[in-house]
Molecule: RNase P RNA; transfer RNA
Organism: Candidatus Latescibacter sp.
RNA sequence: GGAACGGGCCGGAUGGUCGCGCCUGGUUUUCCAGGUGAGGAAAGUCCGGGCUCCAGAGGACAGGGUGCCGGAUAACGCCCGGUGGCCGGGAAACCGGUCAAGGAAAGUGCAACAGAAAAUACACCGCCUCUUCCGGGAAACCGGAGGAGGUAAGGGUGAAAUGGCGGGGUAAGAGCCCACCGCCCGGGCGGCAACGUCCGGGGCGCUGCAAACCCCACCCGGAGCAAGGCCAAAUAGGGGACGAGGGCACCCCGGAUUAUGAAUCCGGGGACCCCGCGAUGUGGUCCGCAUCGUAAUCAGUCCCGGGUAGGCUGCAUGAGGAGACGGGCAACCGUGCUUCCCAGACAAAUGACCAUCGCUCCCGCCAAGGGGGAACAGAACCCGGCUUACAGGCCCGUUCCUUUU
RNA sequence: GCGCCCUUGGCCUAAUGGAUUAAGGCAUCUGACUACGGAUCAGAGGAUUGGGGGUUCGACUCCCUCAGGGCGCACCA
Numbered sequence: 001g002g003a004a005c006g007g008g009c010c011g012g013a014u015g016g017u018c019g020c021g022c023c024u025g026g027u028u029u030u031c032c033a034g035g036u037g038a039g040g041a042a043a044g045u046c047c048g049g050g051c052u053c054c055a056g057a058g059g060a061c062a063g064g065g066u067g068c069c070g071g072a073u074a075a076c077g078c079c080c081g082g083u084g085g086c087c088g089g090g091a092a093a094c095c096g097g098u099c100a101a102g103g104a105a106a107g108u109g110c111a112a113c114a115g116a117a118a119a120u121a122c123a124c125c126g127c128c129u130c131u132u133c134c135g136g137g138a139a140a141c142c143g144g145a146g147g148a149g150g151u152a153a154g155g156g157u158g159a160a161a162u163g164g165c166g167g168g169g170u171a172a173g174a175g176c177c178c179a180c181c182g183c184c185c186g187g188g189c190g191g192c193a194a195c196g197u198c199c200g201g202g203g204c205g206c207u208g209c210a211a212a213c214c215c216c217a218c219c220c221g222g223a224g225c226a227a228g229g230c231c232a233a234a235u236a237g238g239g240g241a242c243g244a245g246g247g248c249a250c251c252c253c254g255g256a257u258u259a260u261g262a263a264u265c266c267g268g269g270g271a272c273c274c275c276g277c278g279a280u281g282u283g284g285u286c287c288g289c290a291u292c293g294u295a296a297u298c299a300g301u302c303c304c305g306g307g308u309a310g311g312c313u314g315c316a317u318g319a320g321g322a323g324a325c326g327g328g329c330a331a332c333c334g335u336g337c338u339u340c341c342c343a344g345a346c347a348a349a350u351g352a353c354c355a356u357c358g359c360u361c362c363c364g365c366c367a368a369g370g371g372g373g374a375a376c377a378g379a380a381c382c383c384g385g386c387u388u389a390c391a392g393g394c395c396c397g398u399u400c401c402u403u404u405u
Numbered sequence: 406g407c408g409c410c411c412u413u414g415g416c417c418u419a420a421u422g423g424a425u426u427a428a429g430g431c432a433u434c435u436g437a438c439u440a441c442g443g444a445u446c447a448g449a450g451g452a453u454u455g456g457g458g459g460u461u462c463g464a465c466u467c468c469c470u471c472a473g474g475g476c477g478c479a480c481c482a
Base pairs, nucleotide, nucleotide: 001401002400003399004398005397006396007395008394009393010392012357013356014355015354016353017352018351020037021036022035023034024033025032026031039376043387044386046385047384048383049382050381051224052223053222054221058287059286060285061284063220064219065218066217067216068082069081070080071079083101084099085098086097087096088095089094102215103214107213108212109209110208111207124155125154126151127150128149129148130147131146132145133144134143135142136141163181164180166178167177168176182204183202184201185200186199187198188197189196190195228313229312230311231310238304239303240302241301242300245275246274247273250270251269252268253267254266255265256264257263276294277293278292279291280290281289306481307480308479320340321339322338323337324335325334326333327332359373360372361371362370363369406478407477408476409475410474411473412472415431416430417429418428423462433449434448435447436446437445455471456470457469458468459467
């Protein structure tokens, strides 16, 4: 100096002219002046919160999510630090990368084909023992065919074959026995913990899959700014379907008993209350809570039909930005510190041109000069992340190559 | 803006963890029949299940991510 990989940052700069949105001020339709005007992803809507409404959000079930440990946070599946597994480099120490990483010894399910056997294991070939028959041999025994057993060391099948390796042992073998490693159980020590390490015991009964059901632990109420609040305009304030009532006491009216009052009984009507039922808030179900209705000429839900496509607000001072100091390995946090205010539209503004400079490409032998190019993409209630897209440039780290000394 | 759903030959469907070479119908092509064409009969080709990654022995199916397409919504009475 170059290349690859990883991480972080920037995403042309300055000035002028014209145009557009918003704010402030002046004049008040028109206009003028000043200020301000996209992003690192504004995107996908994949997570998490704020905010708003519904009980300041309740209970049970169902459902969904997360899943080694600790931290950080408003919260998270994100982030930070560690542990363990796997992969790569290395003799090792160690370094780098990566992981949706609880439980398979609670239960259920699945494991095609191949293979003897696939989850209470299993005997196809092989090996060994005994035995029957045949052949050979003087015999010991050998060979062939079959039968009864033993055997998981070897072959073969498979993604996977019931710990590995060495020795002993055996008819042949086998945790059958032993040492080491692995696994399980118990204990000591270190660590907040995940876990690590040491000691002792058990021959080992127990394969894989939970991004299969499931179990365990923790978390989650629902809807979303078209939430929600206020105002205004317009109409056929239309048609159809659905719906369960009952009761003590009270009031009013009528009648009966009684000489009158009072009282009692019967019938009718009324508001309130209670029970029931229904509807809505409420979203999968039930309970609970709130409001309304309860006999329809009302209110409600649904369907068909009708009308308006307006204004204000929510809505820009916030888990805000920049800097300094302090704490922490870091994510991040703190400060009675300094400073800044930084888009607010609704068929939806944020653009175009010129000049100079910077980057890059082409023409030109070089130079002078001339011509061209500059990505992905664009706010819509607001934040924290993740993922995806992105021309070009800068910085840091690791590895490799080359050149010079 | 917000919420929800779907992608399998040219078209319409099936298979939803168990392997055959992803099955069937329409369409296409070839041959037969016919003077020719249609209908009919016989046969053939055509898919990496929208793209990529992961879990698993094994993925159309389960999980993540991206792409494409579709549906719904306001207020008044």